[in-house]
RNA sequence: UUGAUGGCGGGAGGAGAGACCACAAUGUUGUGGCGCCGAAGGAGCAAGCCCAUUCGGGUGAAUCUCUCAGGCAAAAGGACGCCCGUCGGACG
Numbered sequence: 001u002u003g004a005u006g007g008c009g010g011g012a013g014g015a016g017a018g019a020c021c022a023c024a025a026u027g028u029u030g031u032g033g034c035g036c037c038g039a040a041g042g043a044g045c046a047a048g049c050c051c052a053u054u055c056g057g058g059u060g061a062a063u064c065u066c067u068c069a070g071g072c073a074a075a076a077g078g079a080c081g082c083c084c085g086u087c088g089g090a091c092g
Base pairs, nucleotide, nucleotide: 001092006087007086008085009084010083011082013080018034020033021032022031023030024029035072036071037070041068042066043065044064048059049058050057051056
C1' cells in the first nucleotide's frame, strides 16, 4: 500500500398457505375442530473424512426432508442476496 471471508448499523427488495367452522368474550382476543404452508429458529442426512475392519460407529451442507416451534387479509416477522457507512486485517 491492497484490501478477501466476516462482525455491527442503516437503506431498498423479499415467497408460500382458510379474514375457515363452533363456542365464549367484545374491538379482534381466547378455547376447541377440520384443512394447509416453509424462508425466523430447531431437528434429519449424501459424498468426503476419521475409527473399526464382521455387522458397524463418529463427523458431515442446503432454498432438500420433517413440521417441534412458527405461519396461512393487512401490518409485523421473514431465509436470502444487493447498496451505503463502520470495525477488522486474510492473501499478495
Glycine riboswitch aptamer from Marininema mesophilum, 92 nucleotides, folded computationally.
Its mean pLDDT, the model's own confidence on a scale to 100, is 78.
Taxonomically the source falls in Marininema (Bacteria, Bacillota, Bacilli, Caryophanales).